[in-house]
RNA sequence: GGUCCUGUAGUACAAUGGAUAGUAUAAGAGUUUCCGAAGCUCCAGAUCCAGGUUCGAUUCCUGGCAAGACCA
Numbered sequence: 001g002g003u004c005c006u007g008u009a010g011u012a013c014a015a016u017g018g019a020u021a022g023u024a025u026a027a028g029a030g031u032u033u034c035c036g037a038a039g040c041u042c043c044a045g046a047u048c049c050a051g052g053u054u055c056g057a058u059u060c061c062u063g064g065c066a067a068g069a070c071c072a
Base pairs, nucleotide, nucleotide: 001071002070003069004068006066007065010025011024012023013022018055028042029041030040031039048064049063050062051061052060
């Protein structure tokens, strides 16, 4: 330098163009306990950036940024 792939809560991952963007775990609060741990209940938290297509974009297209694989 070229090709391909990935980018979503703190972390690991879901989500056929139409949902309040979901699950687990971690954090916080409560309950329980003599105190903890475990359990149970509640709670906050996210779509890499800028455009485009569309009635409607996490999803499709373009460019950029970042990480990775392969080739040179």